[in-house]
C1' cells in the first nucleotide's frame, strides 16, 4: 500500500412539484471522501518546494441505510 473486520461525527427526516420509499427544484446549514489554497516548515537570503485535523465549499453530505476521515486487530 491494498484488502477484511469493528469503532466512526456533523449539519432541515424543511418547501414546493412530479410518474411518490424514488426523482427534480429552491433556501437554509454541514466538513471527516475527494479536491482546492498558502501566512506552518525547508532554504544564508531570493526563487523555488510544501503541508494540516486550518481554511474554501468545487464535489459530497444533512431520517434510516449506504458512506466518511481517524483509531484498533487480522491477511498480501
Nucleotide at each position: 500500500a491494498g484488502u477484511c473486520c469493528g469503532g466512526g461525527a456533523g449539519a432541515g427526516g424543511c418547501c414546493g412539484c412530479g410518474u411518490u420509499c424514488c426523482g427534480c427544484g429552491g433556501c437554509g446549514c454541514c466538513g471527516a471522501a475527494g479536491g482546492g489554497g498558502a501566512c506552518a516548515g525547508u532554504g544564508c537570503g531570493c526563487a523555488a518546494c510544501c503541508a494540516a485535523a486550518c481554511u474554501c465549499u468545487c464535489a459530497g453530505g444533512c431520517a434510516a441505510a449506504a458512506g466518511u476521515a481517524c483509531c484498533g486487530g487480522g491477511c498480501u

Predicted 3D model of a 76-nucleotide RNA (Glycine riboswitch aptamer) from a chicken gut metagenome. Its mean pLDDT, the model's own confidence on a scale to 100, is 80.